Molecule: c-di-AMP riboswitch aptamer (ydaO/yuaA leader)
Organism: Actinomycetales bacterium
RNA sequence: GCAGCGGCACCGCCGAAUCGUCCUGGCGCCCGCCGGACGAGCCGGGGACCCAAUCCAUAUGGGGUGAAUCCGCGUCCUGCACCUCCGAUGCGGUAGGGCCACCACUUCCGGGCCCGAACCCGUCAGCUAACCCGGUAGGCGGUCGACGGAAGGACCG
Numbered sequence: 001g002c003a004g005c006g007g008c009a010c011c012g013c014c015g016a017a018u019c020g021u022c023c024u025g026g027c028g029c030c031c032g033c034c035g036g037a038c039g040a041g042c043c044g045g046g047g048a049c050c051c052a053a054u055c056c057a058u059a060u061g062g063g064g065u066g067a068a069u070c071c072g073c074g075u076c077c078u079g080c081a082c083c084u085c086c087g088a089u090g091c092g093g094u095a096g097g098g099c100c101a102c103c104a105c106u107u108c109c110g111g112g113c114c115c116g117a118a119c120c121c122g123u124c125a126g127c128u129a130a131c132c133c134g135g136u137a138g139g140c141g142g143u144c145g146a147c148g149g150a151a152g153g154a155c156c157g
Stems, first nucleotide, its partner, number of pairs: 009143006018040006025034003041136006051126001061124001062121004070093007096115005105152006
């Protein structure tokens, strides 16, 4: 000098997942953090009239959180063989979603970079006032680095 790992601090991203008060509590003490209790804010579910829905068949119950749906091509599965359905999986696309930090914030235009998962309920739930129930996690990036334009607004004078 460079790289990696760990801790602390600060800045930022996805997401509802943040803030406050109290405790002769815990971390030896302060700061701070952890735990517990309560509250505020934010988020989700159940739940009337009215409205909607109501039948049969389709190899398949139905529903919820979430942006995460749907389509095409191929492979696997089945088994006498082939095809189709259900299911699994690879590739491509797609409804939809996020980010691009100097202005607290919001919106629009252009360009760029990404995501397009996962899980839960358990045969049961349309909407839904009153009412009832629950959640407030987790995962990442950066530390002098940052794509431009426009409108509102904020701030300053």